[in-house]
The RNA shown here (TPP riboswitch aptamer (THI element)) has 101 nucleotides and comes from Desulforadius tongensis. The prediction has a mean pLDDT of 75. It matches the Rfam family "TPP riboswitch aptamer (THI element)". Rfam links the family to the GO term thiamine pyrophosphate binding.
RNA sequence: UAGUAAUGCUGGGGGUGCCCUUGGGGGCUGAGAGGGACUGUGUCCUAACCCUUUGAACCUGUUUGGGUAAUGCCAACGUAGGGAAGCAUUGUUUUCUGGUG
Numbered sequence: 001u002a003g004u005a006a007u008g009c010u011g012g013g014g015g016u017g018c019c020c021u022u023g024g025g026g027g028c029u030g031a032g033a034g035g036g037a038c039u040g041u042g043u044c045c046u047a048a049c050c051c052u053u054u055g056a057a058c059c060u061g062u063u064u065g066g067g068u069a070a071u072g073c074c075a076a077c078g079u080a081g082g083g084a085a086g087c088a089u090u091g092u093u094u095u096c097u098g099g100u101g
Stems, first nucleotide, its partner, number of pairs: 002093009011052004017028004034046005058082003061077001063076004
């Protein structure tokens, strides 16, 4: 110097589904399915959670198989195509340079 494994700070990115109920509310999966506002069926703000190029956080699905009360619930396609950065610290590995023997 570079790689790599983590941590912290600041900034940024992302999703919020399915079903039951007369209303409260309840059930399933998950890290996360929360709250509020508005000109209202969509948009915006905010909390928590996750991710931040070492990028499967998340998006692109009238796909395929399995399963469920139902759903991206699970798996495959998928090392597919996209996707939001800077600094500092610690450990470790390698290279280069200098000095000494």